About this RNA
This is a predicted structure of a 136-nucleotide RNA (Guanidine-I riboswitch aptamer) from Herminiimonas sp. NCBI's taxonomy places the organism under Bacteria, Pseudomonadati, Pseudomonadota, Betaproteobacteria, Herminiimonas. The sequence is in RNAcentral, with records from Rfam. Of the family's consensus pairs, 100% are formed in the model. Model confidence (mean pLDDT): 80 of 100. Its Rfam family is "Guanidine-I riboswitch aptamer". A reference for the family is Trachman RJ 3rd and Ferre-D'Amare (2021), "An uncommon [K(+)(Mg(2+))2] metal ion triad imparts stability and selectivity to the Guanidine-I riboswitch", RNA. Rfam's curators write: This family represents a conserved RNA structure found upstream of the ykkC and yxkD genes in Bacillus subtilis and related genes in other bacteria.

[in-house]
Formats: sequence, C1' cells, structure tokens
RNA sequence: GUGAAGGGAUGCUAGGGUUCCGAUUGCGUCGCCUCCAGGCGCGCAAUGGCUGGUCCGAGAGCAGCCGGCUUCGUACAGAUGAUCGCAAAUUGGCGUCCAUCGCGAGGUUACACGGAGGGAUAAAAGCCCGGGAGGC
Repeated sequence: GUGAAGGGAUGCUAGGGUUCCGAUUGCGUCGCCUCCAGGCGCGCAAUGGCUGGUCCGAGAGCAGCCGGCUUCGUACAGAUGAUCGCAAAUUGGCGUCCAUCGCGAGGUUACACGGAGGGAUAAAAGCCCGGGAGGC
C1' cells in the first nucleotide's frame, strides 16, 4: 500500500420527534346545565423545554431463535467420492475401508474510537449514507 471476511430476521431498550389519540392554552355567531359567571359537550387554532398511548429506533446496546464453524455420540438402508484387493479386457463388476449427505448433545460465533454534512418519513434520532471520511 492492497484484498477478503467479520451471518440473518424477530422482540425489547437507550434514544427520537409530533401523523393520529390524549393533555394544556386560547377562541367560537354552536348545544345543554347553572349559584350569572362559570361548568360540560362539540368545532377551530396553537403548543413536544406537554409526563403519556400510537409511531421510528441501534455495526460498535440486551435477549432468545435460526444459520455458520467445530467436538462427541448415533444411524450403516441408500446415494456420491476417494484408497486398497480380486476378477475382467466394450470400460465397469464384487468386496474392503474412509469421508460427505441424516439425527442428537455440547462448545463457539471474536474485536470495534469515530465527525461534519446529506437523506427518508408527519417529523426527528444512536435510523440510512456508515464497521463510511478520519483516527489508533
């Protein structure tokens, strides 16, 4: 200097904003109640330095599941491949032994500092660009 690999989805959380619900505030030429100025309902608008519900959500967060690698055990019927032996000489037969494909159990799946800027969605974010740029 270069290359490869560092698995997947799901649930949850840190975190995030404000589409919907709710909440709060204001307004209303609307309805009802009433101790006459308030209450309840409805409608409109605003507010996320409104706790919340819905929603988004981690490579470097958590959990189990699946998968990968690996060890042991088990199945020995079948298929494939390899070694060896015998026979045969149209070329593919018989046997032996090993490996893979099946099933079960265990182990393992490491390490990981990180902008700015941009993108999507209603909007934002530890989401995506991104195990990026860069750094050690």